This is a predicted structure of a 1467-nucleotide RNA (small-subunit ribosomal RNA) from a Candidatus Woesearchaeota archaeon. Lineage of the source: Archaea > Nanobdellati > Candidatus Woesearchaeota. Its mean pLDDT, the model's own confidence on a scale to 100, is 81. Its Rfam family is "Archaeal small subunit ribosomal RNA". Its family is annotated with structural constituent of ribosome and ribosome in the Gene Ontology.
[in-house]
RNA sequence: ACCAGUUUAUCCCGCUGGAGGAUGCUGCUAUGGGAGUGGGAUUUAGUCAUGCAAGUCCAGGGGCUCGCGCAAGCGAGCACCGGCGGAAGGCUCAGUAACACGUCGGUAACCUACCCUGAAGUACGGGAUAACCUUGGGAAACUGAGGGUAAUCCCGUAUAGGAAAGGGAUACUGGAAGGUUCCCUUUCUUAAAGCCGCAAGGCGCUUCAGGAUGGGCCGGCGGCCGAUUAGGUAGUUGGUAGGGUAACGGCCUACCAAGCCUGUGAUCGGUACGGGCCAUGGAAGUGGGAGCCCGGAGAGGGGCACUGAGAAACGGGCCCCAGCCCUACGGGGCGCAGCAGGCACGAAACCUCAACAAUGCGCGAAAGCGUGAUUGGGCCACUCCCAGUGCUCAUGCUUUGCAUGGGCUUUUGCGCUCUCGAAAAAGGAGCGAGAAUAAGGGGUGGGCAAGUCCGGUGCCAGCCGCCGCGGUAACACCGGCGCCCCAAGUGGCAUCCGCGAUUAUUGGGCCUAAAGCGUUCGUAGCCGGCCAACUAAAUGCCUUGUGAAAUGGUCGUCCAUAAAGGCGACCGCUGGCAAGGUAGACUGGUUGGCUAGGGACCGGGAGGCGUCGGAGGUAUUCCAGGGGGAGCGGUAAAAUGUGAUCAUCCCUGGAGGACCACCGGGGGCGAAGGCGUCCGACGAGAACGGGUCCGACGGUGAGGGACGAAAGCUGGGGGAGCAAAAGGGAUUAGAUACCCCUGUAGUCCCAGCCGUAAACGCUGCGGGCUAGGUCUUGGAAAACUUUAGGGGUUUUCCAGGAUCGUAGGGAAGCCGUUAAGCCCGCCGCCUGGGGAGUACGGUCGCAAGGCUGAAACUUAAAGGAAUUGGCGGGGGAGCACCACAAGGGGUGCGGCGUGCCGUUUAAUUGGAUCCGUCACCCGGAAUCUUACCAGGGGCGACAGCAGAAUGAAGGUCAGUCUGAAGGGCUUACCUGACGCGCUGAGAGGUGGUGCAUGGCCAACGUCAGCUCGUGCCUUGAGGUAUCCUGUUAAGUCAGGUAACGAGCGCGACCCGUGCCUCUAUUUGCCACCCGGGAAGGGGGCACUAUAGAGGGACUGCCUGGGCAACCAGGAGGAAGGUGCGGGCAACGUUAGGUCUGUACGCCCCGAAUCCCCUGGGCUACAAGCGCGCAGCAAAGGUAGGGACAAUGGGAUGCAACCCCGAAAGGGGAAGCAAAUCCUCUAAACCCUACCUUAGUAUGGAUUGAGGGCUGUAACUCGCCCUCAUGACACCGGAAUCCCUAGUAAUCGGGUGUUAGCAGCGCCCGGUGAAUACGUCCCUGCUCCUUGCACACACUGCCCGUCAACCCAACCGAGCGGAGGUGUGGUGAGGAUUAUCUCAUGGAUAGUCCGAAUUAUACCUCCGUGAGGCGGGGUAAGUCGUCACAAGGUAUCUGUAGGGGAACCUGCAGAUGGAUCACCUCCU
Repeated sequence: ACCAGUUUAUCCCGCUGGAGGAUGCUGCUAUGGGAGUGGGAUUUAGUCAUGCAAGUCCAGGGGCUCGCGCAAGCGAGCACCGGCGGAAGGCUCAGUAACACGUCGGUAACCUACCCUGAAGUACGGGAUAACCUUGGGAAACUGAGGGUAAUCCCGUAUAGGAAAGGGAUACUGGAAGGUUCCCUUUCUUAAAGCCGCAAGGCGCUUCAGGAUGGGCCGGCGGCCGAUUAGGUAGUUGGUAGGGUAACGGCCUACCAAGCCUGUGAUCGGUACGGGCCAUGGAAGUGGGAGCCCGGAGAGGGGCACUGAGAAACGGGCCCCAGCCCUACGGGGCGCAGCAGGCACGAAACCUCAACAAUGCGCGAAAGCGUGAUUGGGCCACUCCCAGUGCUCAUGCUUUGCAUGGGCUUUUGCGCUCUCGAAAAAGGAGCGAGAAUAAGGGGUGGGCAAGUCCGGUGCCAGCCGCCGCGGUAACACCGGCGCCCCAAGUGGCAUCCGCGAUUAUUGGGCCUAAAGCGUUCGUAGCCGGCCAACUAAAUGCCUUGUGAAAUGGUCGUCCAUAAAGGCGACCGCUGGCAAGGUAGACUGGUUGGCUAGGGACCGGGAGGCGUCGGAGGUAUUCCAGGGGGAGCGGUAAAAUGUGAUCAUCCCUGGAGGACCACCGGGGGCGAAGGCGUCCGACGAGAACGGGUCCGACGGUGAGGGACGAAAGCUGGGGGAGCAAAAGGGAUUAGAUACCCCUGUAGUCCCAGCCGUAAACGCUGCGGGCUAGGUCUUGGAAAACUUUAGGGGUUUUCCAGGAUCGUAGGGAAGCCGUUAAGCCCGCCGCCUGGGGAGUACGGUCGCAAGGCUGAAACUUAAAGGAAUUGGCGGGGGAGCACCACAAGGGGUGCGGCGUGCCGUUUAAUUGGAUCCGUCACCCGGAAUCUUACCAGGGGCGACAGCAGAAUGAAGGUCAGUCUGAAGGGCUUACCUGACGCGCUGAGAGGUGGUGCAUGGCCAACGUCAGCUCGUGCCUUGAGGUAUCCUGUUAAGUCAGGUAACGAGCGCGACCCGUGCCUCUAUUUGCCACCCGGGAAGGGGGCACUAUAGAGGGACUGCCUGGGCAACCAGGAGGAAGGUGCGGGCAACGUUAGGUCUGUACGCCCCGAAUCCCCUGGGCUACAAGCGCGCAGCAAAGGUAGGGACAAUGGGAUGCAACCCCGAAAGGGGAAGCAAAUCCUCUAAACCCUACCUUAGUAUGGAUUGAGGGCUGUAACUCGCCCUCAUGACACCGGAAUCCCUAGUAAUCGGGUGUUAGCAGCGCCCGGUGAAUACGUCCCUGCUCCUUGCACACACUGCCCGUCAACCCAACCGAGCGGAGGUGUGGUGAGGAUUAUCUCAUGGAUAGUCCGAAUUAUACCUCCGUGAGGCGGGGUAAGUCGUCACAAGGUAUCUGUAGGGGAACCUGCAGAUGGAUCACCUCCU
């Protein structure tokens, strides 16, 4: 003091989790000491074997026994009578919400044994009984009868005294006499005990008075939850009389009265001993209240009395109940919530120890006895505190350290002695040996400190408080190593506090995040204007008393330093209570006054304010009549519907119901809902103005009352239009909808109910304070003006309604004198999401349903505002022949070539799959290529181990297997040292992973964008700049502007091409000269060409437009606005493509997924798709003749030229490593001729025959030539592609691949158009803006039913159990009255109380329950598409009906609706 988690990122709200402390249990681990008020409290106040826990006194008494003694006597013991004590101490926390507890008081309403003080006394008599003896009953426990005895036992009498009542007197105390004192009278009660001692004396006993101590009773105040408990109460409340008690009292009884308690929470229910204190916290507080102390209560459950000073008595009694034990069955006995201990229960808790030595208690004169109180020990890491587990030197090593060797120390532990101690133990002191006897737990992705180390695993196993890890490179799982934290401990689970200002008194909120009641009136309560006086309840101050100790703080001291602990002092605490005094400002109270709040009154105005009545208007519909004529109606288009029985349409008249256009306006009124024709009646409110009256009469408002849209309900009317439901027609995959045609409730009126809405300004009411501007409605005042009118204009003020905006506030959006600002008063409400406004209960309602209103369970988010993107069946602007338009030519048809899918196959290797795959992987595969298939064969560097001169490995004739082969096998031979038989490890791999990568490439992109620095704005993400206007091919430029600049892109640049100049001139060229001609041969370098260098174009000039940039036109120019064509080409994105070009991580194969060979396949073929070629013909075909290129290539090559062949081609052969030679005749074109619209003299597929070339080899499967054959095809559906000029189209040529094969790719030239000069309609791109629940970004997100499984709850015919209350029966026992009696006792009769038990009614709770119902959850089920964009019918709310489902429809409402237009207002 925070941190992690909602998002692409941000701020906020909000919760979840983490880090701290404490208590209990628990996992792993553990050396010692000190201290402690620790240790069966938590569950079972369950049950208990055994032992012990309360006795003592012989100096109260008698008896018996024993010892000593001769005896007297002394001493001891035993039970009994008697006295005191067994009401304390100890244990527990069930009950108890209460005078139980705490605190302060009262007792004028009381008691108090033992103790203390004072006074006085202790006289005279009498009697019984236990023990004991005799005897009876009984199993026992126990008990009966007779005899007999004492006392400090019991009784009588006396005296003193005391008590009560009445009367009187005088004082005292006190708040008050009923008190105290004194006198008189009466009545009542009536004392005593002795013992020890030689004595002195002591101990007792009695009475009275006082004290002390301890209690009883009463009162004030204080401290739990629930209103889903709102009424409770019959001795209840009071009185009178009596009884009872120590004492007051309905404590009890009789009678009388009808009270008493309760929203300041009665009663009822739940929970709980209370406090001192304890935990935590800064505090306030919250939680707890076992142990220690104080108080209370209880003693198996319950009741009762006796004794006694004291009990309704833990270890006393009686009775009932439950349980257990003994029994001879007749009857008896017991009570560990005392100390130990056992069982059960449980996550959970010790020894059946020692001693009365100390402290205390009981008894006693005392000695002493007793004491599981207590003091000690044992066990438990239960808590706190302290300490240790070593130090050092040398050497070595893998060097913060470890190992080995030597040395040092000895706390502690071990052994011995002394001391201490009741005895021990521990401790203390001393001695001895010996580093010896002693380290773990958790963590290591973030939060959170410490690994991107190794191996394993592969969405598996598992981890994880939360976020999240794991799908083959896991810093997150499991193990190892390292590291981090704490340490005799360390982690986990559960609970509490803190963190949490997350219940907010201190100290929160409510427009949109959860949260303002729909509105108003008003009761209680709370709060309350100005002045004065009195008072002193409250408040402040002072004094006094009390607030136990322990606990807390500080200081001192003791124990071993310290801590804990003990002792002492002071302080604090229980934040209090009580008494007395004082002050008088504020609050309160009383009294008197005031007028600023409030109210009343008066005046003239405004108003869709309400209720009732009357009147009117247009339209729709219907009816009647007339006119009229075939359609009407409806829609995107239709159909259903309607019409020759005359519709629709027009006119006239009538009926009926509903409504009230224009005015009409964010204009008015009302508390809200709401209110709109006109007139009247009645009623109400507000504003302004006046300042006449009252004189604080006020504010708010729990409960409560009233009002309260639409829908809905009941009864009665009414019913034109509209219209849930319903019927029909469309749409559709379906269409229970949207659209259409009909149409019933309803909508309307009266009476009554309902009481809800997005009842919203999502903003409670009242008051005060805090800048303004503008508009508007009502009123008032003033000025001006006037047509003199209730005229108009302006200004000011008040009250309302709007809008912008300052300060300030807010998470922001926004609010901002109509506050969401700053304050005061009062009320209501909120506390993560879901479950759920559900269930249950209550209450209201005729019902629908309303109000009140949970929990289990589930979940890490749900949410608000704003940001950047992306998207939209949103808007705007700009742009593009991979867009359209205007055009040109194609594809889509058929044939063929080629690629792909699919299928087939032993294999048809693999990749690429919308644009951005498909004549693509330069991929034209005969073998090779080749990665595929079939068959055959071969290969292991290096290391280790079997084996090996009894011959390893290798080679080979013949035979055989074989397509072939010493490859294998058979049989031999040769050679002579290694050694794939095994384990590792390699080579190699076109094996896997392009989702591990580099590099390269493609597309977005023929785009114009993408960023940075500083500044500024915002809490921040982020924005601004990069926007706006104009312009451009362009974020190109200009102007504006909180921006100013800059970078990568654009452009510039580079290459080619177009014009000119210069330089150069062979292999090129030829104007000129030579040459008989020819050949560019000589010569020449002007031209062409070649290849180098320069020039040229810049909107420079002119006109027009424009602020400018720039645009349009023009001149000049070879070229004009980037001249044309290329190259290059941003930040990035597409997990785009490629591991099969190469490279490369990891994984895999490794004698096969490696290498070689033969053959086959990649060439298959029902079908589909893409890219092409040649076509379907006359702009053509055929034949003949004629003309003009460029780029390239050439040595296993190009080949002139000659010969052979019909041709392909063959045989010779010069030249050329090339501006020299060859390829090389270009073709389209031109000329002539034929063909004449025909499946042809178009077209050439297919097939047959023959021949040629390449190559080892053309069967699968090449190309070419010739002859023959002559298929389909007569211009191509839906759809779709390319192209804007030397372009399209068309024509040929070269080259790459290559032994051979081009319909492919690339390049070259020839001929050479048409049509835009635009647009954003389609497809897309860029920018701005808007909405969003999207961000994996619309191939997004997401809703509900149904199906499956799991979970908790609710309802439920009932069933079982527990508790409580009322009433009755039986009734132990107790109390009491009367009578009798052998009379301190008993019996009989009656009355009252009454535990227990039982019956019944009701209440509460628990368990269970066929079945039912919704809810929550669960990687990939079904149906649809509801919502989010205008989500494709805007959404949502209330209500009603309907429907598989999300939902649909009606009515009313909200904007939390996009878009366009209009209006108003502001800047």